Overview
A computed fold for a 75-nucleotide RNA from Desulfoplanes formicivorans, annotated as c-di-GMP-I-GGC riboswitch aptamer.
RNA sequence: GCGAACAAUGCCAAACCUGUCGCGAGGCAGGGACGGAAAGCCAUGGGUCUCACGGAGAUCGCCAGGUUGCCGGAU
Numbered sequence: 001g002c003g004a005a006c007a008a009u010g011c012c013a014a015a016c017c018u019g020u021c022g023c024g025a026g027g028c029a030g031g032g033a034c035g036g037a038a039a040g041c042c043a044u045g046g047g048u049c050u051c052a053c054g055g056a057g058a059u060c061g062c063c064a065g066g067u068u069g070c071c072g073g074a075u
Base pairs, nucleotide, nucleotide: 002072003071011036012035016031017030018029019028020027021026034061040067041066042065044064045063046062047059048058049057050056051055
């Protein structure tokens, strides 16, 4: 630098349900697996969404960027 595999090892957990917090987008916890090779972390740029419209929030499982990292060695 790359991501081929019915690979190995473990990991995360969409929809939905329950509880709880929030005006809300949504967050957290439990159940549950559609998926994921960064679906780890960071709101820096763009996108989308919310609002008591104060520019303040939500989303990194929308994309880019930054940063750290497991496995493999086909190319």
The sequence is in RNAcentral, with records from Ribocentre.